Molecule: c-di-GMP-I riboswitch aptamer
Organism: Syntrophomonadaceae bacterium
RNA sequence: CACCGAUAAUAGCAAACUCGUCGAAAGGCGGGGACGCAAAGCCACGGGUCUAAGGACAAUAGGUCUACGAUCGCCGGGUUGCCGAA
Numbered sequence: 001c002a003c004c005g006a007u008a009a010u011a012g013c014a015a016a017c018u019c020g021u022c023g024a025a026a027g028g029c030g031g032g033g034a035c036g037c038a039a040a041g042c043c044a045c046g047g048g049u050c051u052a053a054g055g056a057c058a059a060u061a062g063g064u065c066u067a068c069g070a071u072c073g074c075c076g077g078g079u080u081g082c083c084g085a086a
Base pairs, nucleotide, nucleotide: 004084005083012037013036017032018031019030020029021028022027035073041079042078043077045076046075047074048071049070050069054066055065056064057063
């Protein structure tokens, strides 16, 4: 230095649920709260998944399709970074 990741140390993040708020929704943000996390830091680049406002089809069933929306705590990739036993 690289891989790697401990019943180590120091610090950190925060699922469900809930309150407020933004949004058509998925979901985001803030407070509370901790299931977990060694990148659960950052980037929607590839795949997946979710939603379907607008649009298209359809023609009454509020139906079907569609991302330019969302998710990095689904996986892969890129990038930056703390600690140091085996």